[in-house]
Context: one part of a larger RNA
């Protein structure tokens, strides 16, 4: 790796209860007779659904129905039913509580009144009815105001209120978005708030369109037309006349005139007002005359009545046919049958003839609906006259500002109307797109009106070329579950089998499981249950593999197994070793790229449709073509057919237009000229493309709207809390001293401070720890502030275009340069990703020009099809032109060497000036020699470019029309430029290659160099480039060169390498080297120097001499001196010796980071260079066999020939397969589909046989129509790896025993030992909401066990006149009848009303329970109501008047309690274990409410009489002022004793009893004294101070008005509702967890100690889940 069997796991397939999308009808509301929602009960047992409502899965009645029956939903009980249940149907009853909610309230579902009735002697409960508000009518009643009238108030009556899916009408109104920005403008008058109707609404009977002709009320529809306009004339908006069709319908006041009744008034006639009549129009009414009539005639909007329907049903044909297969027949054969019924569905596999149904047909006691007719009702005449009267006023119309019309201020009319201003009145008045005349149409400023038209929350029926569990709604049910304070978001989950027949029994195990057995066709359908992919995971076996590197294949191959879609060797499987080989996608100039997605399998997942146009193709009719709305009829249909000819294209153009016309127009022209004219078009259909729409799919950050949010945290209001102890000593005061008197001082006493230290509490400077945390901000250690601007509870309050802010852009629920939520909304993205099957044929660009453009576009350039034209296209070869580049050159334009000459300048000399003179200075022009240039050229090329006609090759080349893509380009030669004549640089020309190109070479490589891949082949020849092995071909031949491994990296520069030339010097008259031997004298030449002698230095050295030859000396060397050399010479020796230039290989120069500069091994007379020559190797080139496609010629055709067949973006052709429809045909229980397997066909997509599995459907062929093909979108969703048995198990103390149990480190129990103790202990609010208690359990939950448990199951528990809180009461603050403001919605507020965090307010002690107690119990007690009953007498409610209630902070002293300690006292046990007695010693103990009763430390400027008088909203004997008198009498107060209480408690003793079951249990019970310290607690915010000057009402007392009865003991009744478990510094609340975090109050003991620090310990509590 194969293969075979298995697990996981859920795709696939097949089915569906359940959606989607419509037709066709009905119905379009429901509610004060209580909706719509709902909460909570309701069942023999009963969580949830349904159904119902204390009459509760129901109750009556009236139909139907006809045999069972107590919903889903099983069982068991108990029942009901032919005296007709159950069940359908229409009618009625009852219908808790909340909700508009309505007696008041209120945190919806709850609490709490009044009145009347009824139960009850009475309190008290309990039941029934009624009691809201606003509007409008009516009606009493009546303010401020004499009178009356109003407002207001009350009383009856009817409306009304809330809620519904869309459709209407209205009042208010965005922004994103497009205009490639944006401002007008557009999106759009949309989204969204608001209010109001109704089954529809809305409009609606011309002060009207129109055009010289008319038409005749709204409204829809086609149409006119994308026309006519409108527009930054951009984007884009977009009409009406007209016609053609739906459907049709007109009425009715106000006035003018009469009448009447009422009102007022200047009182008998005016005026208004009601009411009737009268009248309604543009040929007008009233008047005034005249005719005429209703037994008539209309009526759309209609009472009653009911053809018919709707709510239940009923009839209803024809096989119980035979064989066969099969678990079963409907299947398959054979043989009948019905049919106004072969629609559908069910039944063990496919049924017309089993069952339901179906076609046809019948049916209603009861509601309801309702044609046709049509009762009552209601309109209803005409002429003529023309005098006079009517005919809608802050209106018309003007002015300015807006809006609205298709019309954006425009020539802008018509409509509407904020401000101003303002008319006529029929001889009038308004329109006809500014305005004017002319003409014509019409009659405002009042109202009504069906129908045709829009929608569907819902009701019945049906129908789908719509889905079939990732689909179809978000739900085959769920708005659950579950997240959020909250608006608000929001899942997953379908299938046993025909029938539960749902596995009796027996076996293993605690269980879970599992093996038998039995059921069944089937158990591989066993319930986690049809089917039963892959990911991953496991066995078993063939076959390979332990010296062997890499995209894991391929082409080749030894061995080993196996044996088929073949039938005898072709194949399958593994496969050692060889040879070549760096994925796949996007995106790029370019990627194996270390640029980008993907962890893996499998499901989904991206060019659609609408409408308008262009173009092709096809298809009908053709100088015609074609209907739209819309009607009629047919039909099983959402269709079909006729009809409709309104309208639209087309047949004629040209011009701006009038206009004219096969022409026209330009123009003076008859000219010329442009454009036309020689004739096809139109309407489907399909294909492809704009356009408009979300328009391939995903994907921002923003922008608007209405909403929801101060449980976080910021301020702020209101009402309560808290701050261990220590220190300091301010004002002031007091005494003394001092002064004239003050100031002053001293000493006390005093008790101040954003005052010091320092714990609780707050807070958050340091640092380490922690960063996948114990914690989404903590922990340790230290720190800051801690009577203040202090901290903290609890109720409220500010809300996003905004709050709030000791101010940092800081907070406003873990979110803040503007919160969330939802909708506009599929905003928008020139921008990055993704975008699914196959073969064929051509085949691009990376360029110009414009672009607020540069990575975007739009045109041209390049491609492709398709039609037409026809040689025009491109190369060679020739002619002929046109030029001004490269070289060149310097006449010109510049630049530039050097010399001569000089104009001038400059410097020196010289000089009075001028003049001269010089001059290594500068130099114009000129000469003379040599010179440069993209922006010089007196001359001037090669190539390129233009024509031309010939001739050759080649095969494209133009026009029109559809569709495109491209606009980043790379390298490389050559020419330039820019840069430095750097760059794998930037930018241009002119090629080539890659891009879009594979193959051979260049080790390895997009661009280099050969060369252009249809396809096969185990044929051949060649390119580059190569033949010693890697490795395919020569150790090939010849002749030289290199000695460095040059080859196989490099420069200036350097060098007796080596080879070739070429010059020239020396040499047999003896060169060079070698060797020998000479190298002397003047002389140490002068000078300097200590010295300088050839050799420190300075001078001169062409100095002389003697030599063959020898420097006043080429090195070495001394202090110098010496020495020792060399130049030079002679001899030996014998032939070549040196010196320059050219050049060919080579040598030095040469130090870098992973490994060496050949690919390596290696290679020297070469396997290196260089020349030449012969041979072979090499590719996917060429050829050669074969086969396959295009295209083009020939050909009637069948064919034959010839080219050609690389491919990104792209165009354009032909096809494969998926789900579905039609029709036909097929095939399936004797076994469809899917799945698993295969060695078989096809040019590819792809398709068949077989086998196994599966177990009810499927295929095929012609055409349709598509949600029709995935590997990639940090795609969605689901499974599953992998990391990995790996991080980690979350503060701290545990150990022994014995129990229990299948199992014990963890449970229980006892013994040791530890921890905390201003807490880890105890109560209480909050918040949780059963977590409490017992039993019983161990699957999941506890970070590990687990017999355990806050976990599962079953069962039990919470008790109140008195304690919280309601029936009192008020504060911040909310809510608010009237009222006031505002488009709406609402916002403010008064009277009220809610609101406690505050006032009021009556019970205490012990005992009990597995679980409650101030709640039961026992005792003893107080409150407030009613009744008897006894006493007394002047007094009482609501609502008013008035007291009270009633308040700050600091400080400090006092009294007293709680509490705590002592004790020689008390008791009691011990010591003392025989009985008695015992100092002294040990250990425990040494209380007790509330209520009455007596009483009291103390603080208060306190009671009492009198008298007066505008106050206290009337009064008042109360309060308040005032005046007198009196005189501590008055007031509040912890405590204490007493009693209570011969009780209760109480150390201590202490049984009985049981199989088991609460023993230190029941029961017995002594002392109860004293002394000391002593509070933050109580007198009591009493007193002092001090300055920030410190709630509000009721209860409560008193008082009078009214009114008509009270106050006191006694005994006797009564006493409602709601909450009481439990945790509560935590494992039960916030914190996603049994989380090292967070949480407000009250007690808080002892020893040390200032202490509530610390540390030890009591009481209790704990050892905190590895």
């Nucleotide at each position: 790796c194969g293969u075979a069997g298995a697990g996981u796991g859920g795709a696939u397939g097949c089915c569906u209860u359940g959606g989607c999308a419509c037709c066709g009808a009905g119905a379009g509301c429901c509610g004060a007779u209580g909706a719509a929602g709902g909460a909570c009960g309701u069942g023999a047992u009963a969580a949830g659904c349904u159904g119902c409502g204390a009459a509760a899965a129901g109750c009556u009645g009236c139909g139907g129905g006809g045999a069972g029956c107590u919903g889903c939903a099983a069982a068991u009980a108990a029942g009901c039913u032919u005296u007709g249940a159950u069940c359908c149907g229409c009618a009625g009853a009852u219908g808790u509580c909340c909700g508009a909610a309505u007696g008041g309230g209120g945190a919806a579902a709850c609490c709490u009144a009044a009145c009347u009735g009824a139960g009850c002697a009475a309190a008290c409960c309990u039941c029934a009815g009624u009691u809201a508000u606003c509007u409008u009518a009516c009606a009493g009643c009546c303010a401020a105001u004499a009178a009356a009238a109003u407002a207001a108030c009350u009383g009856u009556a009817a409306g009304a209120g809330g809620g519904g899916a869309a459709c209407g009408a209205a009042g208010g109104g965005a922004a994103c978005u497009g205009a490639a920005a944006c401002a007008u403008c557009u999106a759009a008058g949309u989204a969204c708030c608001u209010u109001c109707a109704g089954g529809a609404g809305a409009a609606g009977a011309a002060a009207g369109a129109a055009a010289c002709a008319u038409c005749g009320a709204u409204u829809u529809c086609c149409u006119a037309a994308g026309u006519a306009g409108u527009g930054g004339c951009g984007a884009g908006c977009g009409a009406a006349c007209g016609g053609g069709a739906a459907a049709c319908a007109g009425g009715c006041c106000a006035a003018a005139c009469c009448a009447a009744a009422g009102u007022a008034c200047u009182u008998u006639g005016u005026a208004c007002u009601u009411u009737g009549g009268g009248g309604u129009u543009g040929a007008g009414g009233a008047c005034u005359g005249c005719c005429a009539c209703a037994u008539a005639g209309g009526c759309a909007a209609g009472a009653a009545g009911g053809c018919g329907g709707a709510u239940a049903g009923c009839u209803g044909a024809a096989g119980a046919c035979g064989u066969c297969u099969g678990g079963a027949a409907a299947g398959a054969c054979g043989c009948a049958u019905c049919a106004a019924a072969g629609a559908g569905g069910g039944u063990g596999a496919u049924a017309a003839u089993c069952c339901c149904g179906u076609a046809a047909g019948c049916g209603a006691a009861a509601u309801c609906c309702a044609a046709a007719u049509g009762a009552a009702g209601c309109c209803u005449g005409g002429c003529a006259g023309g005098a006079u009267c009517c005919a809608g006023a802050g209106u018309a119309c003007c002015a300015c500002g807006a809006g609205a019309c298709a019309c954006g201020a425009g020539a802008a009319a018509c409509c509407u109307u904020g401000u101003g201003g303002g008319a006529a009145g029929c001889c009038g008045g308004g329109g006809g797109g500014a305005c004017c005349a002319c003409c014509c149409c019409c009659c405002a400023a009042g109202c009504c009106u069906a129908a045709a038209u829009a929608c569907u929350c819902c009701u019945c029926g049906g129908u789908g070329a719509c889905c079939g569990a990732u689909a179809g709604c978000g739900c085959a049910u769920a708005g659950u579950a579950c997240u959020g304070u909250g608006a608000a978001g929001g899942a997953a989950a379908g299938g046993u089998g025909a029938a539960a027949a749902g596995a009796a029994c027996c076996c293993c195990g605690g269980g879970a499981g599992g093996g038998g057995a039995g059921u069944g066709a089937a158990a591989g359908a066993g319930a986690a249950c049809c089917u039963g992919a892959a990911a991953c995971u496991c066995u078993a076996u063939g076959u390979u593999u332990a010296c062997a590197a890499g995209c894991a294949g391929u082409g080749g191959a030894a061995g080993c197994a196996c044996g088929a879609u073949a039938u005898u060797a072709u194949g399958u499987g593994c496969g050692a070793c060889c040879g070549c080989g760096u994925a796949c996608u996007u995106u790029u100039u370019g990627u194996a790229g270390a640029a980008c997605g993907g962890u893996c399998c499998g499901g989904c997942g991206a060019g659609u449709u609408a409408u308008u146009g262009g173009a092709a193709g096809u298809g009908g009719c053709a100088a015609g073509g074609u209907u739209a709305a819309g009607u009629a009829c047919c039909a099983g249909g959402a269709g079909g057919u006729a009809c409709a000819a309104a309208g639209c294209c087309g047949a004629a153009g040209g011009g701006a237009a009038a206009c004219c016309a096969a022409g026209u127009c330009u123009g003076a022209a008859g000219a010329g000229g442009g454009c036309a004219u020689a004739u096809a078009g139109u309407c489907a259909c399909u294909u492809u493309c704009a356009a408009u729409a979300g328009a391939c799919c995903c994907g921002a950050a923003a922008c608007c709207a209405g909403g929801u949010g101060a449980c976080c945290u910021a301020c702020c209001c209101a009402u309560g809390g808290u701050c261990a102890g220590g220190a300091u000593g301010a004002a002031g005061u007091u005494a003394c001293c001092g002064u004239a008197a003050a100031a002053g001082g001293u000493a006390a006493u005093g008790g101040a401070g954003g005052u010091c230290c320092g714990a609780a509490c707050u807070c958050a400077c340091g640092u380490c720890u922690g960063u996948u945390g114990a914690a989404a901000a903590a922990g340790g250690c230290g720190g800051a502030g801690a009577u203040g601007a202090a901290c903290u509870g609890u109720g409220g309050g500010u809300a996003g275009c905004g709050g709030a802010g000791a101010a940092a852009u800081u907070c406003c629920a873990a979110u803040c340069g503007a919160a969330c939520c939802u909708g506009g909304a599929g905003a928008u993205a020139g921008c990055u990703g993704g975008u699914u099957c196959u073969c064929c044929u051509c085949g691009a660009a990376a360029u110009a020009g414009c672009u607020u453009u540069a990575g975007g576009g739009c045109u041209a350039g390049c491609g492709u099809u398709a039609a037409c034209u026809a040689u025009a296209g491109u190369c060679u070869a020739g002619u002929g032109g046109a030029g001004g580049u490269a070289a060149a050159g310097c006449a010109c334009u510049g630049a530039a060497c050097u010399g001569c000459c000089u104009a001038g300048g400059g410097g020196g000399c010289c000089u009075a000036c001028a003049a001269g003179c010089u001059u290594a200075c500068c130099g114009a022009a000129g000469c003379a020699u040599a010179u440069c240039a993209a922006a010089c050229u007196a001359a001037g090329a090669a190539u390129g470019c233009c024509a031309c006609a010939u001739a050759g090759a080649u095969a494209g080349a133009g026009u029109u029309a559809g569709c495109a893509g491209u606009c980043a380009g790379a390298c490389u030669a050559c020419g330039a430029g820019u840069g430095a004549u750097a760059a794998g640089a930037c930018c241009c020309g002119u090629g080539g290659u890659c891009a879009a190109a594979a193959g051979g070479g260049a080790a390895a490589g997009a661009g280099c160099c050969c060369a252009g891949a249809c396809c096969a082949a185990c044929a051949g020849c060649u390119a580059a480039g190569g033949u010693c092995c890697c490795a395919a071909a020569g150790u090939g031949u010849g002749u030289g060169u290199u000695a460095a491994g040059u080859g196989g990296a490099a420069a200036a520069g350097g060098a007796u390498g080596u080879g070739a030339g070429a010059u020239u010097u020396c040499g047999a008259a003896g060169a060079c080297a070698a060797c020998u031997a000479g190298g002397a004298u003047g002389u140490u030449g002068g000078c300097u120097u200590a010295g300088a002698a050839g050799c420190a230095g300075c001078c001169a050295u062409a100095c002389a001499u003697u030599u063959a030859a020898a420097g006043a000396g080429u090195g070495c060397g001394u202090a110098a001196u010496a020495g020792c050399u060399c130049a030079c010479u002679a001899g030996u020796c014998a032939a070549g010796a040196g010196a320059u230039c050219u050049u060919g290989c080579g040598c030095c120069g040469a130090a870098a980071a992973u490994g060496u500069c050949c690919g390596g091994g290696g290679c020297u007379a070469a396997a290196a260079c260089a020349c030449a020559c012969c041979a072979c190797c090499g590719a996917a080139g060429c050829u050669u066999u074969g086969g396959a496609a295009a295209g083009a010629a020939c050909g009637u055709a069948a064919g034959u020939u010839c080219u050609u067949u690389g491919g990104u973006a792209g165009a354009g052709g032909a096809g494969c397969g998926u789900u579905g429809u039609a029709a036909g045909c097929u095939u399936g229980c004797a076994g469809a589909a899917g799945c698993a397997g295969u060695a078989c066909c096809g040019u590819a997509a792809g398709g068949a046989g077989c086998u196994g599995u599966g177990g009810a459907g499927a295929g095929u062929u012609u055409a349709c129509a598509a949600g029709u093909g995935a590997g990639a979108a940090u795609g969605c969703c689901g499974g599953a790896a992998u990391g990995a048995g790996u991080a980690g198990c979350g503060a701290g103390a545990u150990a022994g025993a014995a129990g229990u149990g299948a199992g014990a480190a963890u449970c229980u129990u006892c013994u040791a030992g530890g921890c905390c103790g201003a807490a880890u202990a105890u109560c209480c609010a909050a918040g949780g909401u059963u977590u409490c208690c017992a039993g019983a359990g161990u699957a999941a939950a506890g970070c590990u066990g687990a017999u355990c448990u806050g976990c599962u199951c079953u069962g039990g528990g919470u008790a109140a006149g008195u304690c919280g809180g309601g029936a009192c009461c008020u504060a911040a603050g909310g809510c608010g009848a009237g009222g006031a403001c505002g488009a709406a919605a609402g916002u403010c507020g008064u009277a009220g009303u809610c609101g406690a965090u505050g006032g009021a307010c009556a019970a205490c002690a012990g005992g009990u329970u597995u679980a409650u107690a101030u709640u039961c119990c026992u005792g003893u007690a107080c409150c407030a109501c009613c009744a008897a009953u006894u006493a007394u007498c002047a007094g009482a409610a609501c609502u008013g008047c008035a007291g009270g209630g009633a308040c700050g902070c600091a400080g400090g002293a006092g009294g007293a309690u709680a509490g705590g300690g002592g004790a020689u006292c008390c008791g009691a046990g011990g010591u003392a274990a025989u009985g008695g007695a015992a100092c002294a010693c040990c250990u425990c103990g040494g209380g007790c409410a509330a209520g009455c009763a007596c009483a009291a430390a103390g603080c208060c400027g306190c009671a009492c009489c009198u008298g007066a008088a505008a106050g206290g909203c009337a009064a008042a004997u109360c309060c308040g002022u005032c005046a007198g008198g009196c005189g501590a009498g008055g007031g509040u107060g912890a405590a204490g004793u007493g009693u209570u209480a011969a009780g209760c408690g109480g150390a201590u003793c202490g049984a009985a009893a049981c199989a088991a079951u609460a023993a230190g249990u029941a029961g017995a019970g002594a002392a109860g004294u004293u002394c000391c310290c002593a509070a933050a607690u109580c007198c009591a915010c009493a007193c002092u101070g001090c300055c920030g000057a410190g709630a509000a009402a009721a209860g409560c007392u008193g008082c009078u008005a009214u009114a008509g009865u009270g106050u006191a003991g006694u005994u006797g009744g009564u006493g409602c509702c709601c909450g009481u478990a439990c945790c509560g510094u935590a494992a039960a609340c916030c914190g996603a967890c049994a989380c090292a975090g967070g949480u407000g109050g009250a007690u808080g003991a002892g020893g040390a100690g200032a202490g509530a620090a610390u540390c030890c310990u009591a009481a209790g509590g704990c050892c905190g889940a590895c």
The part of an RNA shown here (large-subunit ribosomal RNA, half A) has 1666 nucleotides and comes from a Bacillota bacterium. NCBI's taxonomy places the organism under Bacteria, Bacillati, Bacillota. It matches the Rfam family "Bacterial large subunit ribosomal RNA". The literature on the family includes a 2001 paper in Science by Yusupov et al., "Crystal structure of the ribosome at 5.5 A resolution". Model confidence (mean pLDDT): 83 of 100.